Background:
A computed fold for a 478-nucleotide part of an RNA from a metagenome, annotated as small-subunit ribosomal RNA, 3' major domain. Rfam family: Bacterial small subunit ribosomal RNA. Gene Ontology terms of the family: structural constituent of ribosome and ribosome. The coordinates come from a structure-prediction model, not an experiment, and the mean pLDDT is 86.
Context: one part of a larger RNA
RNA sequence: UGACGGGGGCCCGCACAAGCGGUGGAGUAUGUGGUUUAAUUCGAUGCAACGCGAAGAACCUUACCAGGGCUUGACAUCUGGGGAACCUCCCUGAAAGGGGGGGGUGCUCUUCGGAGAGCCCCAAGACAGGUGGUGCAUGGCUGUCGUCAGCUCGUGUCGUGAGAUGUUGGAUUAAGUUCCGCAACGAGCGCAACCCUCGUCGUAUGUUGCCAGCGGUUCGGCCGGGCACUCAUGCGAGACUGCUGCAGCAAUGUGGAGGAAGGUGGGGAUGACGUCAAGUCAGCAUGCCCCGUACGCCCUGGGCUACACACAUACUACAAUCCAAGGGGCAAACCGCUGCGAACUCGCGAGAGGGAGCCAAUCGGAAAAGACCUUGGUCAGUGCAGAUUGCAGGCUGCAACUCGCCUGCAUGAAGGCGGAAUCGCUAGUAACCGUCGGUCAGCAAUACGACGGUGAAUACGUUCCCGGGCCUUGUACA
Numbered sequence: 001u002g003a004c005g006g007g008g009g010c011c012c013g014c015a016c017a018a019g020c021g022g023u024g025g026a027g028u029a030u031g032u033g034g035u036u037u038a039a040u041u042c043g044a045u046g047c048a049a050c051g052c053g054a055a056g057a058a059c060c061u062u063a064c065c066a067g068g069g070c071u072u073g074a075c076a077u078c079u080g081g082g083g084a085a086c087c088u089c090c091c092u093g094a095a096a097g098g099g100g101g102g103g104g105u106g107c108u109c110u111u112c113g114g115a116g117a118g119c120c121c122c123a124a125g126a127c128a129g130g131u132g133g134u135g136c137a138u139g140g141c142u143g144u145c146g147u148c149a150g151c152u153c154g155u156g157u158c159g160u161g162a163g164a165u166g167u168u169g170g171a172u173u174a175a176g177u178u179c180c181g182c183a184a185c186g187a188g189c190g191c192a193a194c195c196c197u198c199g200u201c202g203u204a205u206g207u208u209g210c211c212a213g214c215g216g217u218u219c220g221g222c223c224g225g226g227c228a229c230u231c232a233u234g235c236g237a238g239a240c241u242g243c244u245g246c247a248g249c250a251a252u253g254u255g256g257a258g259g260a261a262g263g264u265g266g267g268g269a270u271g272a273c274g275u276c277a278a279g280u281c282a283g284c285a286u287g288c289c290c291c292g293u294a295c296g297c298c299c300u301g302g303g304c305u306a307c308a309c310a311c312a313u314a315c316u317a318c319a320a321u322c323c324a325a326g327g328g329g330c331a332a333a334c335c336g337c338u339g340c341g342a343a344c345u346c347g348c349g350a351g352a353g354g355g356a357g358c359c360a361a362u363c364g365g366a367a368a369a370g371a372c373c374u375u376g377g378u379c380a381g382u383g384c385a386g387a388u389u390g391c392a393g394g395c396u397g398c399a400a401c402u403c404g405c406c407u408g409c410a411u412g413a414a415g416g417c418g419g420a421a422u423c424g425c426u427a428g429u430a431a432c433c434g435u436c437g438g439u440c441a442g443c444a445a446u447a448c449g450a451c452g453g454u455g456a457a458u459a460c461g462u463u464c465c466c467g468g469g470c471c472u473u474g475u476a477c478a
């Protein structure tokens, strides 16, 4: 100087408390451990691994296993020789591969003999190739402490020196934020602001919107017509403790006015010096080591989907604040051309036929769901719940046996609110409800990301648990 303390002081954070909903019990989905296996490829492992890399494992992916094959090799550069591209047929084979036959020449230059470029085959060798090892050799990127308020430097001063001071103190703040004081005076990386978005207004523009005011209407902004309103997209205004009462030296605090909005207005992006030899050699790059008829490459099939178990994260429930049937109104955001696909017809349905329109504020996906109204169910393993299984079908795809999704009929399991323990959340949040997207032929999505609708309760307080910041103290630790 740090680190640590079941030392002290001060102060924060859904840290506790207050409150709401969960997890832990059931069934299922997904991940992991374990076990099994020819293989169940590899990595991630307290917080910070376990719906994680996977934003899509039937083949492919694929790195694993078995079997069948290839070696200058699926890919790159160079040398020599030949034909050259390319098309097609036969045999063998599960395919890859192996063997054989036929057709057929272009482009540039040309003193026509030929030379050359792209491409193919053969040969030899330099080499290719490796998701083989080492994240304790690395780059890059990322997680975490932590959006915490800290981490440092120059000069000066003090100290033999390590170092200190500044950065401590008094107040204040979300903040090393600011003020006052001070052997310090300044400065840098962080904080804040500048950026995006939501909330108010003005303005510009109107093939979206509007009976707002008029006319027509097969009643649909449908047509004429108009941009006033809504909205869309730009530009601009607006908030600064600016004004004001009180407290204070000040910074600032507390109340008020005006205002759509206050005292960082809500949300996002943004992550200092560093810590964990944290994670990743399998995203990529890369040193070294290793394999090089194979630790490389191709193919068929299998596996990654195994199942006595254990854990993690979710979904669905156990019902009446509910379930079913009928009626019935209201979003936002997003996607669409080897795409979205309307009307109409067929089918109980999944779906099929059909193709209008749309490169999309013009068309389509599209129905929002819960809410609300009516009727039935009256506490029962039930008209709750839907696992499991049988049969019959639909769709994608070369192909759904291992191993896809969906539909109909039948079957209807556990489950009556969950032990010890444990998680999230402070407002348009939790909770409840549906919608869309990426990946994607299809889909195991109940995941992940985004969007809106309905919309709470509670916070006395900081003694205690956890994590953190500053000062101080002890230390035989570094």
Stems, first nucleotide, its partner, number of pairs: 001478002003475003007472007015462002019425005026316008034307002042053002064302007073127001077126002079123004086103007107116003129291002132289003138285002140280003143276001145274001150189006156165003169180003195268004200237007209227001214224003240262001243256005318418001322377006334365003339358002344353003384415001389410007431454007